[in-house]
Context: one part of a larger RNA
RNA sequence: GUCGUGGCUAAGGAACUAGGCAAAAUAGCCCUGUAACUUCGGGAGAAAGGGUGCCUCGCUAGGUACUUUCGGGUACUUAGCAGGUCGCAGUGAAAAGAUCCAGGCGACUGUUUAACAAAAACACAUGGCUUUGCAAAAUCGAAAGAUAAAGUAUAAGGCCUGAAACCUGCCCGGUGCUGGAAGGUUAAUUGGAGGUGUUAUACCCUUGGGUAGAAGCACUAAAAAGAAGCCCCAGUAAACGGCGGCCGUAACUAUAACGGUCCUAAGGUAGCGAAAUUCAUUGUCGGGUAAGUUCCGACCUGCACGAAUGGUGUAACGAUCUGGAUACUGUCUCGGCCACGAGCUCG
Numbered sequence: 001g002u003c004g005u006g007g008c009u010a011a012g013g014a015a016c017u018a019g020g021c022a023a024a025a026u027a028g029c030c031c032u033g034u035a036a037c038u039u040c041g042g043g044a045g046a047a048a049g050g051g052u053g054c055c056u057c058g059c060u061a062g063g064u065a066c067u068u069u070c071g072g073g074u075a076c077u078u079a080g081c082a083g084g085u086c087g088c089a090g091u092g093a094a095a096a097g098a099u100c101c102a103g104g105c106g107a108c109u110g111u112u113u114a115a116c117a118a119a120a121a122c123a124c125a126u127g128g129c130u131u132u133g134c135a136a137a138a139u140c141g142a143a144a145g146a147u148a149a150a151g152u153a154u155a156a157g158g159c160c161u162g163a164a165a166c167c168u169g170c171c172c173g174g175u176g177c178u179g180g181a182a183g184g185u186u187a188a189u190u191g192g193a194g195g196u197g198u199u200a201u202a203c204c205c206u207u208g209g210g211u212a213g214a215a216g217c218a219c220u221a222a223a224a225a226g227a228a229g230c231c232c233c234a235g236u237a238a239a240c241g242g243c244g245g246c247c248g249u250a251a252c253u254a255u256a257a258c259g260g261u262c263c264u265a266a267g268g269u270a271g272c273g274a275a276a277u278u279c280a281u282u283g284u285c286g287g288g289u290a291a292g293u294u295c296c297g298a299c300c301u302g303c304a305c306g307a308a309u310g311g312u313g314u315a316a317c318g319a320u321c322u323g324g325a326u327a328c329u330g331u332c333u334c335g336g337c338c339a340c341g342a343g344c345u346c347g
């Protein structure tokens, strides 16, 4: 000199860094005091301050036990007061919240990738749709049977949403589901017109062939009849899902309340919006900084938000994520010193 674990460090104090990661700082108890906001419970230990040792048969007010001549006394003890006293420092060591501001997401406590992810993911109370009348639906099982349930629609199953608040718009054309039964289509099957094969027999030429052909047997088979489904007719979106374009127009300009036209099942309502969503983009303006691709507040030109695939805002909560501030510090400027251990050398 290297590594590890500790301790100290002038001046500065986040300049470090992806990021205050790590470290430092805060800390117990008592008293004072405590904002916005709020679901009135909270927020809250908010924040911000002060005190704290020891001594004195000192003083005040109590408590408990014993005792009492009922005046009190003794012992222990609680809270406070006064005076004194020492130190740099009194919860004298150890142990024991850092705090605040703003925003995103998720209401919350909880759960999770045993051994790289603890979260904004899952769950959740709540809300909704739907199935199921009990020998229930659903599930397991060739079946018997079992769970559901020793339950009975305030129940049980499935799916979605995710506290509470304010709300949840339009579209049933497509797909699905439910209902309907007039018509069309239609399987097996029923049906059997007709056809084919075979030939007793008849006829023609006649060695032998040819033609027609009843009955029977066999094969084939038209019309007609024929369920559900599909076509069809309705309903249904907290079912799957979807929710336009072009052109013109106001007495500066710009813009377009307004008009025209095409298409559609219907053309995105409220609210929100460069957003966990915005490509162009470090959009533009404002704030914060000396300086800010992040952050906060607005704007709206939403490439490509949007209403239980939930929309918006929100107190409380979070080992969550983002930005800022105070305190604090060897994170850094920029290093230095010390202790212990390892490494190293020798054995």
Stems, first nucleotide, its partner, number of pairs: 002342008011333002015331001020328001028052005037042001039163001053085004058081010086090001098326007105318002110122002127160006138147003165312003169243003174240002176236005183231003189225002194220005201212005244262005271305001272302001283299005

The part of an RNA shown here (large-subunit ribosomal RNA, domain IV) has 347 nucleotides and comes from an invertebrate metagenome. Rfam family: Bacterial large subunit ribosomal RNA. The full RNA is in RNAcentral, with records from SILVA. Its mean pLDDT, the model's own confidence on a scale to 100, is 86.